[in-house]
RNA sequence: CGGGUUGGCCAGGCGAUCGCGUUGGGUCCCUCUUGAGGGAGCCACCGAGGAAAGUCCGGGCUCCGCAGAGCAGGGUGGUGGGUAACGCCCACUCGGGGAAACCCGCAGGCCAGUGCCACAGAAAAGAAACCGCCGAUGACGGUGAUCCGCUUGGAACACUGUCUGUCGGUAAGGGUGAAAAGGUGGUGUAAGAGACCACCAGCGUUCCGGGUGACCGGAUCGGCUAGGUAAACCCCACCCGGAGCAAGGCCAUACAGGACGCGUUUGAGGGCUGCUCGCCCGAUGCGUCCGGGUAGGCCGCUUGAGGGCGCCGGUAACGGCGUUCCCAGAUGGAUGAUUGCCGCCUCCGGCCCGGUAACGGACCGGAGAUACAAAACCCGGCUUAUCGGCCAGCCCGUCCA
Numbered sequence: 001c002g003g004g005u006u007g008g009c010c011a012g013g014c015g016a017u018c019g020c021g022u023u024g025g026g027u028c029c030c031u032c033u034u035g036a037g038g039g040a041g042c043c044a045c046c047g048a049g050g051a052a053a054g055u056c057c058g059g060g061c062u063c064c065g066c067a068g069a070g071c072a073g074g075g076u077g078g079u080g081g082g083u084a085a086c087g088c089c090c091a092c093u094c095g096g097g098g099a100a101a102c103c104c105g106c107a108g109g110c111c112a113g114u115g116c117c118a119c120a121g122a123a124a125a126g127a128a129a130c131c132g133c134c135g136a137u138g139a140c141g142g143u144g145a146u147c148c149g150c151u152u153g154g155a156a157c158a159c160u161g162u163c164u165g166u167c168g169g170u171a172a173g174g175g176u177g178a179a180a181a182g183g184u185g186g187u188g189u190a191a192g193a194g195a196c197c198a199c200c201a202g203c204g205u206u207c208c209g210g211g212u213g214a215c216c217g218g219a220u221c222g223g224c225u226a227g228g229u230a231a232a233c234c235c236c237a238c239c240c241g242g243a244g245c246a247a248g249g250c251c252a253u254a255c256a257g258g259a260c261g262c263g264u265u266u267g268a269g270g271g272c273u274g275c276u277c278g279c280c281c282g283a284u285g286c287g288u289c290c291g292g293g294u295a296g297g298c299c300g301c302u303u304g305a306g307g308g309c310g311c312c313g314g315u316a317a318c319g320g321c322g323u324u325c326c327c328a329g330a331u332g333g334a335u336g337a338u339u340g341c342c343g344c345c346u347c348c349g350g351c352c353c354g355g356u357a358a359c360g361g362a363c364c365g366g367a368g369a370u371a372c373a374a375a376a377c378c379c380g381g382c383u384u385a386u387c388g389g390c391c392a393g394c395c396c397g398u399c400c401a
Stems, first nucleotide, its partner, number of pairs: 001397010012342007020047002023044003027040006049372001053383002056381005061244004073240005078092005093107001094105004108235002113233002115229003130174002132170006138163007146155003182200006201225001203222002206219005248299004257290006269281004306325008345368006352361003
């Protein structure tokens, strides 16, 4: 300098004008049940995210259910640890990929049982004979020597050909397939075969050593050796009650219901009103109380497994202690619009510096780009989206000293 890989961080900055929401404090106005409610405007503080998203896991919280156990159903699946908990995270083991850093793994069990394995192939699981190889044998030929008869012919024997003849052996070889029942060499055999032997691979028994453990290393013996599939049923171990802030709680206009009281010309009550008189209305009426609870309002609601910094423990995830900070709570749903200067990135043009060069760096002008996306009870994760930029560790290659 180039390439790769892993982890962490940021998500433009400073203003101006006009607006929006919560909370707090003044000001003004309105209402009535007279100490409350409502409205307008001013000032101050605060006002989205790394994913607020998908709503896929796990918890807190709330209500309901619940003696205990079991069945059904669902989930998880190497080991150890972290955590409120998890299907998350950390460390390790094993398997796979890579030259390496490093990455990936839905990583229990198919000698408990059952099922499935397309196409091709003879055969797809306690197997199979298509070609080939080997043995036996039938029919019809050919050749050879022997014997009988001796002019052709006949008998048995050996070798060989044909009928892709018949019966059997064989899993070495060929061929099919993703996969064909260990590999190499030898013994053996009619031909062969773990049939037997040596070595190797794999599986299992027993033991020794290391490790908390998964597991690793070694020795020993055994039969040679039982394909794959459990994101197939199933088996094993462990975990799981249901619904969700539209949870749930409080206040409660009107209408209807119930109880009691008063009243109907001997007038309850109401309107005009500050009060009295007066006038008017007035009977299925008026008043008080009750429980349920609609509209509506309030609480839940944001101080929390919280953030920053420092120290300590731990390989780490994480934990402990100290100190400091308060950082959205809307409910048709605020967090916006316009704009100035600067910054970052890309491209084009110009120019300068360092260097032999590759290349690196600075400046000026113009154009473009500036993402994904936005709380709604709150947290911990996972997954997905994202213009770009910064920092750090590690690996490999090239060059120079």
Molecule: Bacterial RNase P class A
Organism: Arthrobacter sp. APC 3897